[in-house]
Molecule: SAM riboswitch aptamer (S box leader)
């Protein structure tokens, strides 16, 4: 970096260091930030995909939290593409981001 699948309205912040950026990239938005932002480093914490245990026709359904991973502002902050023009909503796709699996 590439494939193939699930899943993305819930949840879960302190503290050091660090010093101006940040919300994945573009673009318009609309926020967060000197009462410190990226980023690293401990601790705590939420989930429950990987995992264990029990059911079961069935990843069906309960439980569980040592381990491997993710995550801990806002729907994945929102909007960009289609569902015949416009608005609003809604539904899908695109892209994305996390797991497993796989070349």
């Nucleotide at each position: 970096a590439c494939c193939u699948u699930a899943u993305c309205a819930a949840g879960a912040g302190c503290g050091g260091c660090g010093g101006a950026g940040g919300u994945a990239a573009c673009a318009g938005g609309a926020c967060c930030g000197a009462u410190g932002a990226a980023g690293c480093c401990g601790c705590a914490g939420c989930a429950a995909c990987c995992c264990g245990g029990c059911u079961g026709a069935a990843g069906u359904g309960c439980c569980g939290a040592a381990g491997g991973u993710g995550c801990u502002a806002a729907u994945u902050c929102c909007u960009g593409c289609g569902g015949u023009u416009u608005a609003a909503u809604c539904c899908g796709a695109a892209a994305g981001a996390u797991g497993a699996g796989g070349a």